[in-house]
RNA sequence: CCAGCUGGCCGGAUGACCGCUGCCGCAAGGGCCGAAAGGCCGCGGUGGAGGAAAGUCCGGGCUCCACGGAAGAACGGUGCCGGAUAACGUCCGGCGGGGGCGACCCCAGGGACAGUGCCACAGAGAACAGACCGCCGGACAUGUUCCGGCAAGGGUGAAACGGUGCGGCAAGAGCGCACCGCGCUGCUGGCAACAGCAGCGGCACGGCAAACCCCACCGGGAGCAAAACCGAAUAGGGACGGCAGGGCGCGUUCGCCGCGCCAGGGCUUUUUCCGGCCUGCCGUCCGGGUAGGUUGCACGAAGCAUCCGGUAACGGAUGUUCCAGAUGAAUGGUCAUCCAGCGUUCCCACCCGCGAGGGCGGGGGCGUGGACAGAACCCGGCUUACAGGCCAGCUGGCGCU
Numbered sequence: 001c002c003a004g005c006u007g008g009c010c011g012g013a014u015g016a017c018c019g020c021u022g023c024c025g026c027a028a029g030g031g032c033c034g035a036a037a038g039g040c041c042g043c044g045g046u047g048g049a050g051g052a053a054a055g056u057c058c059g060g061g062c063u064c065c066a067c068g069g070a071a072g073a074a075c076g077g078u079g080c081c082g083g084a085u086a087a088c089g090u091c092c093g094g095c096g097g098g099g100g101c102g103a104c105c106c107c108a109g110g111g112a113c114a115g116u117g118c119c120a121c122a123g124a125g126a127a128c129a130g131a132c133c134g135c136c137g138g139a140c141a142u143g144u145u146c147c148g149g150c151a152a153g154g155g156u157g158a159a160a161c162g163g164u165g166c167g168g169c170a171a172g173a174g175c176g177c178a179c180c181g182c183g184c185u186g187c188u189g190g191c192a193a194c195a196g197c198a199g200c201g202g203c204a205c206g207g208c209a210a211a212c213c214c215c216a217c218c219g220g221g222a223g224c225a226a227a228a229c230c231g232a233a234u235a236g237g238g239a240c241g242g243c244a245g246g247g248c249g250c251g252u253u254c255g256c257c258g259c260g261c262c263a264g265g266g267c268u269u270u271u272u273c274c275g276g277c278c279u280g281c282c283g284u285c286c287g288g289g290u291a292g293g294u295u296g297c298a299c300g301a302a303g304c305a306u307c308c309g310g311u312a313a314c315g316g317a318u319g320u321u322c323c324a325g326a327u328g329a330a331u332g333g334u335c336a337u338c339c340a341g342c343g344u345u346c347c348c349a350c351c352c353g354c355g356a357g358g359g360c361g362g363g364g365g366c367g368u369g370g371a372c373a374g375a376a377c378c379c380g381g382c383u384u385a386c387a388g389g390c391c392a393g394c395u396g397g398c399g400c401u
Stems, first nucleotide, its partner, number of pairs: 001397010012338007020048007030041004050372001054383002057381005062223004075219005080094005095109001096107004110214002115212002117208003132154002134150006140143001162180006181203001182201008227295004237286007246262006264279005302321008339370001341368008350359003
């Protein structure tokens, strides 16, 4: 210098003017409205989006509902081992497998001798298998034949019942042997997953559990539109008081006081019939709900700095800071200057080339110009989106000393 890997950080800056919004103050309590609660406005001060505020996918806090305890069933989730944590499907460290020359990256990674099931197409044969081509032996009818042996070679497939080599054999074959693989046993190391070594076994035990299932562990439900409090106007409910009150019957404390029936009126989508429901006016009070308001709601598993423990995730101690709270939903707009980046043009230096030209770097002018996206009860994660830039460590290659 080129190519790459990992981790962390930033994600326009400054100023002026005009706005939006939370909080505090306005001098014995700024102005206006209101009976009050409170609302609107002015002036001054001060705070005002993110690394993902996003998807709402996990885990918690908090709130309400349900629930006597324990165990089990069902359903859902998680799944190598150890640790971290309030908890987790997250994170850290390790193990095993796979990829890369490497830094490093990826993996739902328990159980297939508990049971059931599946393995398409192709292929002779797909699970206690099988013989298409082929190899070998025999027969006699000498053939595109028959009988028998084999599973090494070919072929099919995602997968063919261990692999390589030597021996062996008619040809072959774990048939025998060596090494590798696999299984079992033991020893050693490790908390463990697991690894290493030794012996034995001729190989018995194919794959799929993101098929049912088995095992271990975890899980009550709904969510801030949770939930609590205050609470109008209008309508409706109840109590009391006043005034008015068609007919009949019964009761009667003789008061339209109570009950029943009828009549009248209203509602039951329209007309009739049947049926059902309601029953005058005024005032005071009570209780429930609605609109609206307040709380929840901004001090928290909080941020920052230093030190200590730990490989790390993380934990502890000390000091320090207070940092958005809208709800028809604030956090913005304009201008100027600057900083990256991009385009274009000019100048200069260097390298390659005979040359035309090409490459690379520095500087100036002009133009353009800042991604993804925006809190809504709050935290811990995951995932996804993101113009451009910075820092640190590491790997491979080339050159120079």

The RNA shown here (Bacterial RNase P class A) has 401 nucleotides and comes from a Hyphomicrobiales bacterium. It is recorded under the gene name rnpB. The RNAcentral record of the sequence draws on ENA. It matches the Rfam family "Bacterial RNase P class A". By type it is a ribozyme. Gene Ontology terms of the family: dimeric ribonuclease P complex, ribonuclease P activity and tRNA processing. Of the family's consensus pairs, 95% are formed in the model.